A computed fold for a 101-nucleotide RNA, annotated as TPP riboswitch aptamer (THI element). The sequence was found by an Rfam model in a public genome assembly.

RNA sequence: GCCUGACGACAGGGGCGCCGCGGCGAUACCGCCACGGCUGAGACGCACCCUCGGAACCUGACCCGGAUAAUGCCGGCGUAGGGAGUCGUGCAGCUCCCGCC
Numbered sequence: 001g002c003c004u005g006a007c008g009a010c011a012g013g014g015g016c017g018c019c020g021c022g023g024c025g026a027u028a029c030c031g032c033c034a035c036g037g038c039u040g041a042g043a044c045g046c047a048c049c050c051u052c053g054g055a056a057c058c059u060g061a062c063c064c065g066g067a068u069a070a071u072g073c074c075g076g077c078g079u080a081g082g083g084a085g086u087c088g089u090g091c092a093g094c095u096c097c098c099g100c101c
Base pairs, nucleotide, nucleotide: 001094004092005091006089007088008087009086010085011051012050013049014048016045017038018037019036020035022033023032024031025030057082058081059080063076064075065074066073
């Protein structure tokens, strides 16, 4: 010095599904609530994840294949199309300059 990383601050983006039982809604295959189960970082959390080197998340998609009690549960699609950032530092790395040996 700042190409990179790490950390911090502030700011921003994002998702919340499936199943069972019970309660309430006069009934209900529908809706809401509570509890439990499944996957997951996260299924409403003082949380979690992601912010351009961007598979966080959305679209395609009421998609295709597989599995499951069931589901974006797994894989494909996917080198696809979109998608939210700046500043700072007693830090690391790299590089440059000066001095000394």